Background: Small-subunit ribosomal RNA from an uncultured bacterium, 1487 nucleotides, folded computationally. Rfam family: Bacterial small subunit ribosomal RNA. Gene Ontology terms of the family: ribosome and structural constituent of ribosome. The family has 99 seed sequences and 42,628 matches in Rfam 15.1. RNAcentral holds the sequence, with entries from ENA and SILVA.
[in-house]
RNA sequence: UCGAUUAGAGUUUGAUCCUGGCUCAGAGUUAAUGCUGGCGGCGUGCAUAACACAUGCAAGUUGAGCGGGGUUUGCAGAGUAUCGCAAAUCUAGCGGCAAACGGGUGAGUAACACGUAGGAAAUCUUCCUUAGAAUGGGGAAUAUCUUUGAGAAAUCGGAGUUAAUACCGCAUAAGACCACAAAUUGGCAUCAAUUAGAGGUUAAAGUAGCAAUACGUUCUUAGAUGAUCCUGCGUCCUAUCAGCUAGUUGGUAGUGUAAUAGACAACCAAGGCUAUGACGGGUAUCCGGCCUGAAAGGGUGAACGGACACACUGGAACUGAGACACGGUCCAGACUCCUACGGGAGGCAGCAGUGGGGAAUUUUGGACAAUGGGCGAAAGCCUGAUCCAGCGACGCCGCGUGAAGGAUGAAGGUCUUCGGAUUGUAAACUUCUUUUAGAGGGAAAGAUAAUGACUGUACCUCAGAAAAAGCCACGGCUAACUACGUGCCAGCAGCCGCGGUAAUACGUAGGUGGCAAGCAUUGCUCGGAAUUACUAGGCGUAAAGCGUGUGUAGGCGGUUGGAUAAGUUUUUGGUGAAAUUUCCCGGCUUAACUGGGAAAAGUACAAGAAUACUGUUCAACUUGAGUGUGGUAUGGGAGGAUGGAAUUCCUGGUGUAGCAGUGAAAUGCGUAGAUAUCAGGAGGAACACCGAUGGGCGAAAGCGAUUCUCUAGACCAUACUGACGCUGAGAUACGAAAGCUAGGGUAGCAAACAGGAUCAGAUACCCUGGUAGUCCUAGCUGUAAACGAUGUUCACUAGAUGUGGGAGGUAUCGACCCCCUUCCGCGUCGGCGCUAACGCAUUAAGUGAACCGCCUGGGGAGUACGACCGCAAGGUUGAAACUCAAAGGGAUUGACGGGGACCCGCACAAGCGGUGGAGUAUGUGGUUUAAUUCGACGCAACGCGAAAAACCUUACCUGGGCUUGAAGUGCUGAUGGUAAAAGCCGGAAACGGCAAUGACCCGCAAGGGAGUUAGCAUUAGGUGCUGCAUGGCUGUCGUCAGCUCGUGUCGUGAGAUGUUGGGUUAAGUCCCGCAACGAGCGCAACCCUUAUCCCAAGUUACCUGUAGCGAUACAGGGUCUCUGAGGAAACUGCCAUCGAUAAGAUGGAGGAAGGUGAGGACGACGUCAAGUCAUCAUGGCCCUUAUGUCCAGGGCUACACACGUACUACAAUGGCCGGUACAAAGGGAUGCAAUGUUGUGAAAUUGUGCAAAUCUCUAAAAGCCGUCCACAGUUCAGAUUAUGGGCUGCAAUUCGCCCAUAUGAAGUCGGAAUCGCUAGUAAUCGCAGAUCAGCAGGUUGCGGUGAAUACGUUCCCGGGUCUUGUACACACCGCCCGUCACACUAUGAAAGUCAGUUGUAACAGAAGUCAUUGGGCUAACCGCAAGGGAGCAGAUGCCUAAGUUAUGGUUGAUGAUUGGAGUGAAGUCGUAACAAGGUAACCGUAA
Repeated sequence: UCGAUUAGAGUUUGAUCCUGGCUCAGAGUUAAUGCUGGCGGCGUGCAUAACACAUGCAAGUUGAGCGGGGUUUGCAGAGUAUCGCAAAUCUAGCGGCAAACGGGUGAGUAACACGUAGGAAAUCUUCCUUAGAAUGGGGAAUAUCUUUGAGAAAUCGGAGUUAAUACCGCAUAAGACCACAAAUUGGCAUCAAUUAGAGGUUAAAGUAGCAAUACGUUCUUAGAUGAUCCUGCGUCCUAUCAGCUAGUUGGUAGUGUAAUAGACAACCAAGGCUAUGACGGGUAUCCGGCCUGAAAGGGUGAACGGACACACUGGAACUGAGACACGGUCCAGACUCCUACGGGAGGCAGCAGUGGGGAAUUUUGGACAAUGGGCGAAAGCCUGAUCCAGCGACGCCGCGUGAAGGAUGAAGGUCUUCGGAUUGUAAACUUCUUUUAGAGGGAAAGAUAAUGACUGUACCUCAGAAAAAGCCACGGCUAACUACGUGCCAGCAGCCGCGGUAAUACGUAGGUGGCAAGCAUUGCUCGGAAUUACUAGGCGUAAAGCGUGUGUAGGCGGUUGGAUAAGUUUUUGGUGAAAUUUCCCGGCUUAACUGGGAAAAGUACAAGAAUACUGUUCAACUUGAGUGUGGUAUGGGAGGAUGGAAUUCCUGGUGUAGCAGUGAAAUGCGUAGAUAUCAGGAGGAACACCGAUGGGCGAAAGCGAUUCUCUAGACCAUACUGACGCUGAGAUACGAAAGCUAGGGUAGCAAACAGGAUCAGAUACCCUGGUAGUCCUAGCUGUAAACGAUGUUCACUAGAUGUGGGAGGUAUCGACCCCCUUCCGCGUCGGCGCUAACGCAUUAAGUGAACCGCCUGGGGAGUACGACCGCAAGGUUGAAACUCAAAGGGAUUGACGGGGACCCGCACAAGCGGUGGAGUAUGUGGUUUAAUUCGACGCAACGCGAAAAACCUUACCUGGGCUUGAAGUGCUGAUGGUAAAAGCCGGAAACGGCAAUGACCCGCAAGGGAGUUAGCAUUAGGUGCUGCAUGGCUGUCGUCAGCUCGUGUCGUGAGAUGUUGGGUUAAGUCCCGCAACGAGCGCAACCCUUAUCCCAAGUUACCUGUAGCGAUACAGGGUCUCUGAGGAAACUGCCAUCGAUAAGAUGGAGGAAGGUGAGGACGACGUCAAGUCAUCAUGGCCCUUAUGUCCAGGGCUACACACGUACUACAAUGGCCGGUACAAAGGGAUGCAAUGUUGUGAAAUUGUGCAAAUCUCUAAAAGCCGUCCACAGUUCAGAUUAUGGGCUGCAAUUCGCCCAUAUGAAGUCGGAAUCGCUAGUAAUCGCAGAUCAGCAGGUUGCGGUGAAUACGUUCCCGGGUCUUGUACACACCGCCCGUCACACUAUGAAAGUCAGUUGUAACAGAAGUCAUUGGGCUAACCGCAAGGGAGCAGAUGCCUAAGUUAUGGUUGAUGAUUGGAGUGAAGUCGUAACAAGGUAACCGUAA
């Protein structure tokens, strides 16, 4: 300089920030599963049972090493007699070479096995290459073969014959080997090379060819290749494996090997390894690489390549250059097979293939054409190596299933607001193309002379859109939506979660999205995950600082200079196999695939260079650290002595009935004299005042009367030493309380325990007692919320202020004080900075450095097992299965509190009157019933919906009818004696039948309309369900004073501020202040009624006059009352005081009214899934000869009972009787009804007047005056019942109201409890209206008479504001803990039982090597021979596999029973925690 390069989301909460886990999106795969499937190329295919294997093949070759044998041909021969010879060819055997390669698998192995870099002066190497030399002369056998024997077989034995490149001597021989001595050179100690010398040892094979020669053979040299040994470094988990080791570590002279070596044996010594992890246990072939990732890393070790190990299991050697040998041998074992039972045979982890296992992995194929290998002189033979083909979408790559045009936007499907939309240019239709598939042709490449399995393949040509699309998803994450079905069912789900009648989440359909010959799921790996953090995290409160010190190893270390060059930096060299990866260029039509080239490759090795820093070493320094000296302060520690007050007890005195204790009591003590009080005494423990919200000392725990002795540390000042330092795994010391052991002591207090209370219970809280213990001595224990929840040390970074201990200065005559400077402590506040926030802030939680400890989601669990410690209690260390999607920290807003402060309300209090008791009325529950229709349920349901249930209403029940319907819409047809309809018949009626009479509108006069009727169609109808699908309306908190917004500001944010504060108000009403400034909905006011006045208007009202007995009539008036319009008036406006000069409050004046004059209407944001689908409206669902509709009768009115709301009473403030006065507001034509008459009365009859300030309902009642009644179940009260009447009405029995007479019940003022009301109110008295044919004790209004009390806010209830705590947010009717019971799950213990593995001590001992051996046997050599040498077999010995015995360790499985744990729907018992949680909570310990 260029290039490459890092993405997040969901889920804890009412919301928020943080911590923290879980989950998802990506890539990959030797994969498997589900659905689907056209073609080709290139790859790839038992991951499990290193389980067992039928069958075939996978290692042979050589006749140019050898002797035979067979076949064919030829020659000789008369001759297909026989023999001989020759050639070609085949061949068992002997011999040679190969078989140790190639191919398979990964069991074992944690190791020099592998990787990498080196070493071998400690080594071997057939074949091959290079160089030199040699190849002379003999001998004895043996297989084959012949014969014979044994055996079922496999095979074996005896006798005899024979060859060699088979075997054995002899000769010759070196630069080979052995030993000896010398010189030179080199090196690394043993040594190596060269030169010259002398001694000893050791070899051979031939064959082919006419021959040349070729191929062999022997010895030696050098090389190459291959192999072996050694070393440095790297290489998994576990310390709940901490000590291991006797051939162990080393030495000596040996054995052994190709070679080093305790590799092996003897002797000697006592070493060796280990916290930088020995030993043990578990797991595992290792690497190049592969996958992932931004990288660092993490995971992995299929295919291809390198190495290792193994070949049924275990052991062993033989042969050979090479093996302790996959397709060789021997032995043992297990298994399988054959057998004539005597005995034998076998090893697919070679290629195919079979069974088995498993989620799962192929053909018993072709060829040696190519590449390579073995043998051979060669031809050639062999080759399941290899090359090909087959099967499998198993993977990667490429191609196709058509292309262009085409709107009437066809049909069909789906949805629909019924208009349409969408599928959709999609299809049809027109034109075009032919990849692949199909058909035909085709001798390209792979081959360099011959040889092609693949293969009739690649390739070429032809006709025709022809034969070729699925899978998953559609709530969010995450691209893509509707309908129907289902109804917490069926089901889905990766996480959050969906489904309980309107499911975009289940199932189906249509549509849409994504990928595509595939798609999705499951498993596993990396990523995201900075969630183990080297790069790159944390520890006050979230998980996390050891209780504290001392100190070992280790880590780190002040200033200056020199040396060195280990670390460090840099240069060079070799290595780092190939393949893979990256880049460039090529070849297959492209790509995958593949060829060539380049780059990269940390580490490690060797040789140079540099010297800043670190290290090592030498020399110095003083600031870190330490020491001395002089001072200072101190509850620092240990031991001893002493003291006074108090409690208790004892003795004595005085004295008398109580004391003590509590919320209240009781237990307890006391007349045997307590308590109280006085005096004396005893004993133990703790140390008042000083003494403190503050201070001192100590490492922490902790330390407080006075005094003595001993003793540690700190600070200040000053001198000296000269880095001597910091931290600190293990280790070690100290370590509150409780507890333990032994011995003392014991006044008070006080677990346990006892008693008394409390309580539903009370094994508690309270009370009375009371033992351990608390105290001392000597030991143990070793834990605490051992806390500043904050490790130790050092440095740096604003201040202010207080205080403790020093030093110096200033000042002063001097001293103290004050003031200034400085050092060391202990606090408070606070800026920067930090923090999730809270907060910390020179005593850091700031900025840096060093070292240690600790954390990694919640629960299970600080538990289990193991180990160590402890007398015990227990402590330290410390898991897993399983389970959840959270657990948690800080702060915010609410709500709540048996938290706090302030304020209000008929909330309490003060009063008056009631309810609760009686009878009745009425509503409700319950019960009953054929039905007793439905709704309303704390306040805020219950004289409520209902302002009127005899029929109707009516929705309910029984019975009887109707079915396009009782009412609506459209079409078609019929219809003038039609529509309508008196009357008659049947019937309970609905309804059915008959039927006198008898129509209307338009009109061109045909008809049309309306009506009726019949049919068809759309559908009507439903007081059926869902108020938890809804609208509307309503209740309630509450006429409480609150609820919000904009902009700004503060905070990461939720949010805060405003709206809080000081006053004030009925009020978020107003004033002042204030990072807020404004605004809105509420409050208030505006509206209505009422209280005063004015003005205008006067009829039916009012007034005056006249007439009349009077009712009334006439005339007049506008003063008054009154009526209905319009105005005025009240605003703290005025005065005084208080207040802050404010808002306002208190008092006063005036006024009809005074501080909102009184009353009403008016109800903020919201809460209660409050009420209503039965007022109405309405989505969805349901019924359709019925859940619709009509009719009759019944029911809603029932009645052991319970509750609510009322009426009437219980009497003398009263009752009866007689007389007499005064309202307001309403109603009236299907009406109110005067007057008269009749009736005891209800009422009847008559009907003047009045559509009303005129007439009428209408009498107001209590009141007032007078008589009687004298306290009784009464002259109170009136229920109930009987009889007789009246009224309304089709109808009064179920089931109305009223009247008269008679009857005359309960009841004598009401338990616990509870309601209303603050003035024209309560109380009391009557009047009227609505509903209504009739029915009022209810309800809505009206007026008459007309009180008492409020000190006040402690308490009850409700509400408002501020504040505080919270584990609540469905918000205290919250949350939540533990036992018990039940079910399920995993797990610990357990007498034991079983299995694996391993140790120790032994026994045993196959095959085999080695050694020993003499009494067996034996061709070569020596020897005349005997015999020797050598060998074979045997025997013995050492070692040793399987096996056996005994006894341990360890791991796993199982086990009656048992322990706790976890999870479960609405179980049981209590209520421990969260608020002061109702006894503050919590930690350790004991009972």